[in-house]
This is a predicted structure of a 125-nucleotide RNA (SAM riboswitch aptamer (S box leader)) from Psychroserpens luteus.
RNA sequence: AUGUUAUCAAGAAAGGCAGAGGGAUUAGACCCGAUGAAGCCUUAGCAACCCUUAAGUUUAUUAAGAAGGUGCUAAAUUCUACUCAGUUUUUCGAUUCAUUUAUCGACAAACUAGAUAGAUAACCA
Numbered sequence: 001a002u003g004u005u006a007u008c009a010a011g012a013a014a015g016g017c018a019g020a021g022g023g024a025u026u027a028g029a030c031c032c033g034a035u036g037a038a039g040c041c042u043u044a045g046c047a048a049c050c051c052u053u054a055a056g057u058u059u060a061u062u063a064a065g066a067a068g069g070u071g072c073u074a075a076a077u078u079c080u081a082c083u084c085a086g087u088u089u090u091u092c093g094a095u096u097c098a099u100u101u102a103u104c105g106a107c108a109a110a111c112u113a114g115a116u117a118g119a120u121a122a123c124c125a
Base pairs, nucleotide, nucleotide: 003123004122005121006120007119008118013043014042015041016040017039021032022031023030026081027080028079029078044073045072046071049069050068051065052064053063054062055061077117082114083113085112086111087110088109089108091106092105093104094103095102
């Protein structure tokens, strides 16, 4: 590297160097950026994965903490893409009906759920 498990709508920025890009990738959208992007450094902070302490039925779980190892500090992982998924709605068509209506089908939209991809941590090797 691959793999396994967990989490991903919360939270938390200033300074210095630098100098044009950046928001993972493809496409689209939308944003950030010379009032200074990426990157590097310093300091600060957030969080609580590993961790520490206490309780405990001692590999569960609960509470508190933050010294250390990571991580993170615009926007939901910025949003969408995939599904013989579900619900609702608009439009159109067919059938039924005197009309209202009802049923079915198609396109589209919104929401939900899931999948895929990704990020981070711990483990494995």